[in-house]
């Protein structure tokens, strides 16, 4: 000094809820709030989940409904991958 690792210590971030807002929805942004987190930083690269609005296809109706298909949407706090990064016990 670097890896691995994760024991203290400064400190970080912040789920559900609930307000507001976009958004068709999934979901995101914000304020308030902690259930966790050693990567709950960043990345949609890979797998997985979500949603289905335009579109497409069927059926009924009587001019709309309904169903199924399917991301070019979203989820990084689902799993893995790549970057980056604080501390410094055993």
């Nucleotide at each position: 000094c670097a890896c691995u690792c994760g024991a203290a210590a400064c400190g970080g971030c912040a789920a559900a809820c609930c307000u507001g807002u976009c958004g068709a929805a999934a979901g995101g942004c914000a304020g308030g709030g902690a259930c966790g987190c050693a990567a709950a930083g960043c990345u949609a690269u890979g797998g997985g989940u979500c949603u289905a609005a335009a579109g497409g296809c069927a059926a009924a109706a009587a001019a709309u409904u309904u169903g199924c298909c399917a991301a070019u949407g979203a989820c990084u706090g689902c799993c893995a991958g790549g970057c980056c990064g604080c501390c410094g016990a055993a």
A computed fold for a 90-nucleotide RNA from an Anaerolineae bacterium, annotated as c-di-GMP-I riboswitch aptamer.
The sequence was found by an Rfam model in a public genome assembly.
The organism belongs to Anaerolineae, within Bacteria.
Rfam family: c-di-GMP-I riboswitch aptamer. Gene Ontology term of the family: cyclic-di-GMP binding.